[in-house]
RNA sequence: AGAGUUUGAUCCUGGCUCAGGACGAACGCUGGCGGCGUGCCUAACACAUGCAAGUCGAACGAAGCUUGAUUCUUGAUUUCUUCGGAAAGAUAGAUGAUAUGACUGAGUGGCGGACGGGUGAGUAACGCGUGAGCAACCUGCCCUUCGGAGGGGGAUAGUGUCUGGAAACGGACAGUAAUACCGCAUAAAAUAUAUUUGCCGCAUGACAGAUAUAUCAAAACUGAGGUGCCGAGGGAUGGGCUCGCGUUGGAUUAGAUAGUUGGUGGGGUAACGGCCUACCAAGUCAACGAUCCAUAGCCGGACUGAGAGGUUGAACGGCCACAUUGGGACUGAGACACGGCCCAGACUCCUACGGGAGGCAGCAGUGGGGAAUAUUGCACAAUGGGGGAAACCCUGAUGCAGCAACGCCGCGUGAAGGAAGACGGUUUUCGGAUUUUAAACUUCUGUUCUUAGUGAAGAAGAAUGACGGUAGCUAAGGAGCAAGCCACGGCUAACUACGUGCCAGCAGCCGCGGUAAUACGUAGGUGGCAAGCGUUGUCCGGAAUUACUGGGUGUAAAGGGAGCGCAGGCGGGAAGCCAAGUCAGCUGUGAAAACUACGGGCUUAACUUGUAGACUGCAGUUGAAACUGGUUUUCUUGAGUGAAGUAGAGGUAAGCGGAAUUCCUAGUGUAGCGGUGAAAUGCGUAGAUAUUAGGAGGAACACCAGUGGCGAAGGCGGCUUACUGGACAGUAACUGACGUUGAGGCUCGAAAGCGUGGGGAGCAAACAGGAUUAGAUACCCUGGUAGUCCACGCUGUAAACGAUGAAUACUAGGUGUUGGGUGCCAAAGGCUCCCGGUGCCGUCGCAAACGCAGUAAGUAUUCCACCUGGGGAGUACGUUCGCAAGAAUGAAACUCAAAGGAAUUGACGGGGACCCGCACAAGCGGUGGAGCAUGUGGUUUAAUUCGAAGCAACGCGAAGAACCUUACCAAGUCUUGACAUCCCGGUGACGCAGGAGUAACAUUCUGUUCCCUACGGGGCACCGGAGACAGGUGGUGCAUGGUUGUCGUCAGCUCGUGUCGUGAGAUGUUGGGUUAAGUCCCGCAACGAGCGCAACCCUUAUCAUCAGUAGCAAACAGAGAAAGCUGUGCACUCUGAUGAGACUGCCAGGGAUAACCUGGAGGAAGGUGGGGAUGACGUCAAAUCAUCAUGCCCCUUAUGAUUUGGGCUACACACGUGCUACAAUGGCGUAAACAAAGGGAAGCGAAGGAGUGAUCCGGAGCAAAUCUCAGAAAUAACGUCUCAGUUCGGAUUGUAGUCUGCAACUCGACUACAUGAAGCUGGAAUCGCUAGUAAUCGCGGAUCAGAAUGCCGCGGUGAAUACGUUCCCGGGUCUUGCACACACCGCCCGUCA
Repeated sequence: AGAGUUUGAUCCUGGCUCAGGACGAACGCUGGCGGCGUGCCUAACACAUGCAAGUCGAACGAAGCUUGAUUCUUGAUUUCUUCGGAAAGAUAGAUGAUAUGACUGAGUGGCGGACGGGUGAGUAACGCGUGAGCAACCUGCCCUUCGGAGGGGGAUAGUGUCUGGAAACGGACAGUAAUACCGCAUAAAAUAUAUUUGCCGCAUGACAGAUAUAUCAAAACUGAGGUGCCGAGGGAUGGGCUCGCGUUGGAUUAGAUAGUUGGUGGGGUAACGGCCUACCAAGUCAACGAUCCAUAGCCGGACUGAGAGGUUGAACGGCCACAUUGGGACUGAGACACGGCCCAGACUCCUACGGGAGGCAGCAGUGGGGAAUAUUGCACAAUGGGGGAAACCCUGAUGCAGCAACGCCGCGUGAAGGAAGACGGUUUUCGGAUUUUAAACUUCUGUUCUUAGUGAAGAAGAAUGACGGUAGCUAAGGAGCAAGCCACGGCUAACUACGUGCCAGCAGCCGCGGUAAUACGUAGGUGGCAAGCGUUGUCCGGAAUUACUGGGUGUAAAGGGAGCGCAGGCGGGAAGCCAAGUCAGCUGUGAAAACUACGGGCUUAACUUGUAGACUGCAGUUGAAACUGGUUUUCUUGAGUGAAGUAGAGGUAAGCGGAAUUCCUAGUGUAGCGGUGAAAUGCGUAGAUAUUAGGAGGAACACCAGUGGCGAAGGCGGCUUACUGGACAGUAACUGACGUUGAGGCUCGAAAGCGUGGGGAGCAAACAGGAUUAGAUACCCUGGUAGUCCACGCUGUAAACGAUGAAUACUAGGUGUUGGGUGCCAAAGGCUCCCGGUGCCGUCGCAAACGCAGUAAGUAUUCCACCUGGGGAGUACGUUCGCAAGAAUGAAACUCAAAGGAAUUGACGGGGACCCGCACAAGCGGUGGAGCAUGUGGUUUAAUUCGAAGCAACGCGAAGAACCUUACCAAGUCUUGACAUCCCGGUGACGCAGGAGUAACAUUCUGUUCCCUACGGGGCACCGGAGACAGGUGGUGCAUGGUUGUCGUCAGCUCGUGUCGUGAGAUGUUGGGUUAAGUCCCGCAACGAGCGCAACCCUUAUCAUCAGUAGCAAACAGAGAAAGCUGUGCACUCUGAUGAGACUGCCAGGGAUAACCUGGAGGAAGGUGGGGAUGACGUCAAAUCAUCAUGCCCCUUAUGAUUUGGGCUACACACGUGCUACAAUGGCGUAAACAAAGGGAAGCGAAGGAGUGAUCCGGAGCAAAUCUCAGAAAUAACGUCUCAGUUCGGAUUGUAGUCUGCAACUCGACUACAUGAAGCUGGAAUCGCUAGUAAUCGCGGAUCAGAAUGCCGCGGUGAAUACGUUCCCGGGUCUUGCACACACCGCCCGUCA
């Protein structure tokens, strides 16, 4: 950064789709480790259980427990003794005032439960963000300053007794303490009121004072250090309120509002305020979007993006709101309070039925919902919070652990060597290639793993560590336990095989799949990413596809039908002032986190952390004054006015006019008129049409008339008058920016239509009739009503178009026309210049192109309107307007991957121009009718083998089906095979001759019989055997080669370079002539070239030279009945070679002095002399797999091979191609004449003989200019028939034969005799042919044993006609239209199924 997709191709417009990134994700397959994060997006659904807010005994009384001083009693025992006693004293008991100690649960009291934690339902709001303000406020604990604490009083809980209730919870009486509660005293620097001074403020007022009056305090505890208490000031922190700006969509939501807006008095609050209340006024908000509806917590940020933007608001942080739903207040410094209270509702639970209890949107957890989201864990060790003087207690905040690949980051699954390039797999052209150094194997390493040992920091100062025996470190062990997922037609990196056969399936878009699928499925291979990979969903990007940056509107979607104009936007010249916009400096703020840059810490990274930047914003302040804005003064060029002119279908109203149509009356006049492609309906003998005269009525105004005029558009056309709007040129007196655009709004607005009333000649929807037609509810004709006309009202739309909004300025020219004017010339007039309108051409420029081009679609500015893929649809619903018809506004579901514009090349046109062809015309002869032959279809059949199908299949493959052929059918037989190669064994054969056997092939018997040799054997052939294989006229001609047909022997088809075009393409190749021809000439942005045309080749027509047998025979000679028969000769004919000849070369005319054309001369031949071969680029998926070759598929005791018989020859019928005829231009008979080109050895076959004949006997000659087939026939001559189904015609049938062949039954040809059908020239239609041609006559050949009316050749006789290109068919060139490109056998619309 782009790509795919509309087309045959192109450019453009335009949508759809893809590649990127992201996620609190989910699903599929798979899964080794660690670190750091994250984890109910759905039901603000319901919740079992446990925990989440307590603490203070240094405020208080009482109870319990412990310790224990004191006093009394007891008195074991001991010591001393003066023996009298004295002293000490264990133990036990009582007292326990007062005290002590750690503690327990409850109470009074204090502080805290307003923090922390959760959630996002509500909220479109001063809720949030940002910046200000409070002179209108509060603030516990904390800090600081000043001052103070004197002396009293009465209660009450706990407790005890009694007592109610199931419980929750109480009740009465008695008694008690306080830092609980209440007076009194004291106090002003406090507060309030009144008076007053100074000073400040925009103001309400504030600040500092003075005087007077009124009012309010306190609590103690102690370990004696302190802690706490009261009043007041200040600070800090936290809050409350107000304001500017910003904050989603809908107008198919346009009006909303009664405490509503304001005022006064009062109340209330910490405080301002309609916050509340009484009264007064009638305001207030709204197109700069009120109200209503829908949706939504907001932000820092996050994702994406080059940015501007767009989307989003999980986690972390700030604010708000909420706590089962709704309402309410209490307490308090702070709440209208998540784990407080009261009431009401729903739900759940307990109950003795009377009544009670509860609130996980705290942490875990459960059910439910859902595609989907975790443990009823550990610890207060750290950080922080509450209470306490403290120890300490509490803390599901928090710190940690567990679960989950949910995300990000890091690591690993081994490394090096290793070619016999192993095995296996895949593939193959069978050679190989690939998987692949990959593996095995060898040598290593130890991240991870396992075991063992050691073992932190985290706690600043002594103790205290949940995490945790964790991280880390050390040692040992052993490659062991660790790779998948997706893709592979293009976009998009990566290809083959098999299977499947429009099936199964794939697919993000285009699209794959119908028998050779790189697109389906599998396998191998390859590519990508990797503990993940794909899919789905969502967002941004690409998309300049909503365009601020950064789009458009003539034809692609898109200019309102036009004007006027309120609001709004924008706005001429000069000067001064202000400083709102603008610009600059400074100040404050823009929380932290995040982001960026540079560093630091975890082995690295993610992560974390330091510093700086940035946070593009807002506010304040100081300046600047060019521009915009405001204001003042002024100007005239924008705009307008005046006076004097001009042109005009501008508008409205009234009047007038002539031509024409129709009708009426009258005259003349007679049979038609009218109408059409042709007709008919219609009118007319009751007198039409035509014609003459008169009259009536309505509508429209010929010529002039013109891309002429006027108007804003719609629109306006006889003449005159009245009223009236606008424009223009010149003049320069006046105003002095008065302008421009214009959402809403108002007005105008063709035709048709509607309402009321007139009018109605012509025309004419509807309707009727006649035609046309398959039908014809149409086009054509005859009629004809609304309507068209007028007046008044409505409708408000058109391809209302220049498909082009209005205004202003600027930007080469040329040429018309219209209105007006200037200057010059003596002038009818001409020339020049200026302004306004209206056309054409054209430069620059623009444009996708077409085109536009001073009347812009150019260059700029201003304002308005409109567009955002096609269809659905200008439809539905709603609303407004309308009498109605309908108009205006104007969607969605669903569906497609296009729809579209301009231009290009073709093809096509019942478009045009030119040209050609037996294309038509002019002629000749046929086909179509008959019989037969032959091919095809159809039918039939066991089979009637297969192919060919408009021209371009159908006497075609087939140049020849009795068997064979043969591919088909029936029946039989064979299975390495009828045919090929390889291997093993055997034999010496194979063959020939003769038998047996079968329906036939098969099978089998007898006889005869190899070659070479170095003697080992080899060759050859046959038989038998095993397997590789053979074989297939089985399929696919739409997998192919080759060959062929056809357009078409038509004149075309292309290329190189150059030039033009954004490009497809064009030019050349078009044009003017000419030709059979893109043949040639000339011209030309083309110049050349190639394949075609022509020529070169063959043949034929003339001549010459050479040659002369098998051909010929003129001269000479010989023989003979005759004949080149013989000698001889090569003159002639002929044969075969080689040459010549024809080139528009010559002449005349035309043409452009060309090409060329016309005529002529000469010549055997004259303008390519005749004929042939020769077939450009391509078209038809044309034909052929059955000539051959061939890929793939299929069959393999059969789809192969072989044999017999049958079939391909069938037969109600239809078609094609032919033959023979229908007769006298003929048939028949007799006798007679003249060819060419071919064939011949398994052959042609002479003479001679036989037969009516087919033919037979015979075997001379000939591998051929020698012999032979071989007699040419039509023709000419003579004779006969005389117009008949015949002496025409020969089908069919009978009998008898001939020939070929193993064999003529199915199923051959021919002969003789007999039989003697249809048919008397052929409907519609249709074919061939332009000269040695058509027509007609015979001859030959290929195939072939035999079997042509077919096919391929040959000669004989031998015409007619062509004015011409209007028409039919086909083709060529140019041009035009096109929505076709599979190309008109196209495309496509409607209805029905």